[in-house]
Context: one part of a larger RNA
């Protein structure tokens, strides 16, 4: 001189945009944060009806989603990251293509019935459905195999139009894996190394590969710094600097790690899985003492650490995810809106006139000087704040409305979206008009030199200042007050830190 997630002091008017636990990956009350699908099944329940049926819930089987999206940075110096590359892979949902979709069987939740339990649940029995489950058939292509010759599939639903099922290639997108290069201190850390380093055969994987395991050989790394010991998530970027270079890694983005600490695997395309599951271990909380529940580093909030970091607020209207044929349900993602000058920006706190240079303060040589156009007064405007009225864009889309037009035999259904009509959290907010009257709105710092801004009075090495030099012991432009003066302004200053 520049920067900051910033804190402290003293001060505060509006807006507009961004940011807001950096400390205890301390412990959490409470409420929300992942559901959906009746166009997959079956069963109950309501309401309409004599029914048949249609209309709406309800757990339960079932699908799909919970592997994203939110949050953290503890671990990690690692192929963890960057980048540039490889070959031995996987990939649900989308998308081409080409074949298929065929014949049977047994259960089981739910209900119902006994039973155990304070709960949490949970055990027996007996029925019952399906796109849940299991057989056979068939094999364009697929895998095994050198062939011969073997294996392997499938579901259905409905408003008849589509949607789904399998099986097989091919793409997308998305991962896994190896590999070359770069990536922090310490030598007061010099040796390290037995699955160790290589092969051969295995097993394992989705797949390479000592990843594992036998069984051989002795080998791999290391002063170009191995091993160890600290420290740290990397990066795009961010600050700084003319760069070179230094620092740094909050906000947003990409990647990796992690979800009370430790293990482990189960499902499933995909997890070793923050609001799954099992076993330990703390630690809280029910308990009838037999047992159990729990995991905000999701969003708010509490408590505690701490110099210091927000509401237990509003909605899905939009943008984006699930699910679903759709309407549509859910989304503390997200889109707003409070909080706090935390940063940045914009405004404003009036403009013009006014000299007997009033009064008062200060200082003064006592003559005046300064405060100063500064008030007073006159004349003028009204941004913002306030008060009244009007009042949005964000609705493109979307619709089980109505009309309309097509298709059809049909007035059912379906399809077009042309007309209307609905459909906004913020929000009666932005914006615009009018009212009113200078009205409601200025402090912080500093003045001995560096550095810009001086006197007077108390103080007397005291009280006190200080960034560095230094100042203060009786006339202190330096301490403290007061006048006056410099800079900056909704802020100034001081701390800490980076360059």
């Nucleotide at each position: 001189g520049g920067g900051c997630g910033a804190a402290c002091g003293c001060u505060g008017g509006c807006g507009g945009c961004a940011g807001g636990c950096c400390u205890a990956a301390c412990a959490c009350a409470u409420g929300c944060a992942a559901g959906u699908c009746g166009a997959g099944c079956g069963c109950c329940c309501g309401u309409a009806g004599c029914a048949a049926u249609a209309c709406g819930g309800g757990a339960g089987c079932g699908g799909c989603a919970g592997a994203c999206g939110g949050g953290u940075g503890a671990g990690u110096a690692a192929c963890a990251c960057g980048u540039g590359g490889g070959a031995a892979c996987g990939u649900a949902c989308c998308c081409u293509u080409c074949g298929g979709u065929u014949c049977g069987g047994a259960a089981u939740a739910a209900c119902c019935c006994a039973g155990g339990g304070a709960a949490a649940c949970u055990u027996g029995g007996a029925u019952u459905a399906a796109u849940a489950c299991c057989g056979g058939a068939u094999a364009c292509g697929u895998c095994c195999g050198u062939a011969a010759g073997g294996a392997g599939a499938a579901a259905g639903a409905u408003u008849u139009a589509u949607c789904g099922c399998c099986g097989a290639a091919g793409g997308a997108u998305c991962g896994g894996c190896c590999c070359g290069c770069g990536u922090c201190c310490g030598a007061u850390u010099a040796g390290c190394u037995u699955g160790u380093u290589g092969g051969u055969g295995g097993g394992g994987u989705a797949a390479u590969g000592g990843c594992c395991c036998a069984c051989c050989a002795a080998g791999g790394c290391u002063a170009c710094g191995a091993u160890c010991g600290g420290u740290a998530g990397c990066u795009g970027g961010u600050c700084u600097g003319a760069g070179a270079g230094g620092a740094u890694g909050a906000u947003c983005a990409g990647c990796c790690a992690c979800a009370c600490u430790g293990g482990g695997a189960c499902u499933g395309a995909g997890a070793c899985a923050c609001g799954g599951c099992c076993c330990a271990g703390a630690c809280u909380c029910c308990u009838a003492c037999g047992g159990g529940a729990g995991g905000c580093a999701g969003c708010a909030g509490u408590g505690g650490g701490g110099a210091a970091u927000c509401u237990u607020g509003c909605g899905c209207a939009a943008u984006g995810g699930g699910c679903g044929a759709a309407a549509g349900c859910c989304u503390g993602a997200c889109g707003c809106a409070g909080c706090g000058a935390c940063g940045c920006c914009g405004c404003g706190u009036g403009c013009g006139g006014g000299a007997a240079g009033a009064a008062g303060g200060c200082c003064u040589u006592c003559g005046g000087g300064u405060u100063g156009u500064a008030a007073a007064c006159c004349g003028c405007u009204u941004u913002c704040a306030g008060g009244a009225g009007g009042g949005a864009c964000g609705a493109a889309g979307c619709c089980a409305c109505u009309c309309g037009g097509g298709u059809u035999a049909a007035u059912a259904g379906c399809c077009c979206a042309g007309a209307g009509g609905g459909u906004g959290a913020c929000g009666g907010u932005a914006c615009c008009u009018c009212c009113a009257g200078a009205a409601g709105a200025a402090g912080c710092c500093c003045c001995g030199g560096c550095u810009a801004a001086c006197u007077a009075c108390g103080u007397g090495c005291c009280a006190g200042c200080a960034g560095c030099c230094g100042c203060g012991g009786u006339a202190a432009u330096a301490c403290g007050u007061a006048g006056g003066g410099g800079g900056c302004a909704a802020g100034c200053g001081u701390u800490g830190u980076c360059c």

Model confidence (mean pLDDT): 85 of 100. A computed fold for a 499-nucleotide part of an RNA from an uncultured bacterium, annotated as small-subunit ribosomal RNA, 5' domain. It matches the Rfam family "Bacterial small subunit ribosomal RNA".